The RNA shown here (transfer RNA) has 73 nucleotides and comes from a Candidatus Dormiibacterota bacterium. Its mean pLDDT, the model's own confidence on a scale to 100, is 83. Its Rfam family is "tRNA". It is annotated as a transfer RNA. It was read from a public genome assembly. The source organism's lineage runs through Bacteria, Bacillati and Candidatus Dormiibacterota.
RNA sequence: GGGCGGCUAGCUCAGUUGGAAGAGCGCCAGCUUGACAUGCUGGAGGUCGGGGGUUCGAAACCCUCGCCGCCCA
Numbered sequence: 001g002g003g004c005g006g007c008u009a010g011c012u013c014a015g016u017u018g019g020a021a022g023a024g025c026g027c028c029a030g031c032u033u034g035a036c037a038u039g040c041u042g043g044a045g046g047u048c049g050g051g052g053g054u055u056c057g058a059a060a061c062c063c064u065c066g067c068c069g070c071c072c073a
Stems, first nucleotide, its partner, number of pairs: 001072007010025004019056001027043005049065005
């Protein structure tokens, strides 16, 4: 320098044909217990890597930039 994959909640990751952003773990509260743990219920938490474009509508499609990983040279 070129190619490919990835970037979504604090962490690990889903997200179908472009049509309401989710799960597990963690965190907080309540219930449960003599107390703790476990368990049950509820809740908080998101510029969907940045910017631009297409579209009635974009996490998803297009362009560009950045970061991480792998391969080639």